c-di-GMP-I riboswitch aptamer from Desulfobacterium sp., 77 nucleotides, folded computationally.
Formats: sequence, C1' cells, structure tokens
RNA sequence: AUAUGUUAAAGCCAAACUUUGAGCGAUCAGAGGACGGAAAGCCACGGGUCUCAUGGGGAGAUGGCCGAGUUGCCUUA
Repeated sequence: AUAUGUUAAAGCCAAACUUUGAGCGAUCAGAGGACGGAAAGCCACGGGUCUCAUGGGGAGAUGGCCGAGUUGCCUUA
C1' cells in the first nucleotide's frame, strides 16, 4: 500500500420501548435501555421512503434504506 471480516483483544455506536424537551409533522436533542452494527464515522450529490403545503412551482426529514464521495480502529493474508 492492497485485500479480508472466520476467530480473538482494546475500545466505539445504540433499534424498539420508557421519560423530558423542541417541531404543524416526518423527525430531532437529553437521560434510561440494547435489537443490532466492521464504517450503525462524516456528507442530502443521485435514487428510494416519509412529512408539511399545494392548482402548479415549493419547503423539510431520514447516513440504522441504497449508491457515489471522503476519513478511520483492530485482525488476518
């Protein structure tokens, strides 16, 4: 540097649900909690899904739906 994720170690993240707060809503943030994750780190560029509004144009949410981009721990070769 490239590939790999069977085993092991060190750590990391945290679904559902409960609760408090924010939002018209999708949903988000804090606390508890672990279903899972080898990028479940980052990024709304493309696709998907969802919300609000709507005659049309529009405005948002989701990275734990997928792709692209970008950074990175450990193991093995």
Record summary
The source organism's lineage runs through Bacteria, Pseudomonadati, Desulfobacteria, Desulfobacterales and Desulfobacterium. Rfam family: c-di-GMP-I riboswitch aptamer. Rfam's curators write: GEMM was predicted in a large-scale screen for bacterial structured RNA regulatory elements.